[in-house]
Model confidence (mean pLDDT): 78 of 100. This is a predicted structure of a 131-nucleotide RNA (FMN riboswitch aptamer (RFN element)). Of the family's consensus pairs, 100% are formed in the model.

RNA sequence: UGAUUGUUUCAGGGGUGGUGAAAGUCCACACCGGAGGUAAUGGGUGUUUUGCCUUAGUCCUCGACCACGAAAAGUGCUGAUUCGGUGAGAUUCCGAAACCGACGGUAUAGUCCGGAUGGAAGAAACGACAG
Numbered sequence: 001u002g003a004u005u006g007u008u009u010c011a012g013g014g015g016u017g018g019u020g021a022a023a024g025u026c027c028a029c030a031c032c033g034g035a036g037g038u039a040a041u042g043g044g045u046g047u048u049u050u051g052c053c054u055u056a057g058u059c060c061u062c063g064a065c066c067a068c069g070a071a072a073a074g075u076g077c078u079g080a081u082u083c084g085g086u087g088a089g090a091u092u093c094c095g096a097a098a099c100c101g102a103c104g105g106u107a108u109a110g111u112c113c114g115g116a117u118g119g120a121a122g123a124a125a126c127g128a129c130a131g
Base pairs, nucleotide, nucleotide: 001130002129004128005127006126007125008124009123010122015029016028017027018026030111031110032101033100034062035061036060037059042054043053044052045051057099058098066076067075068074081097082096083095084094085093103114104113105112
């Protein structure tokens, strides 16, 4: 270093109030954002220098959920963004305004409870093997 391989660990966040007989489900306001990739030339911070941290929920791919299947494998399904600015280059930066969120339960649920002390994209560490 790797089209190889083993073990271990890790791997999802978020609510108050109002109405009502009853709502964490309605209404009002608020809050949250899995993994890899892609503008690491952007932003933050520090140093003499080398650095360190961070960067897309709405683009691409994937996972989860759900459906088919006895099961496994597999297949299918799988939400949502525009405008302006800078620039050679941005649906990622800056400004503004929007929008979206599995299944079961329950007064209609992204935020409560449950399947789930589950599974998993993947990440890290330590090895093996090969060169």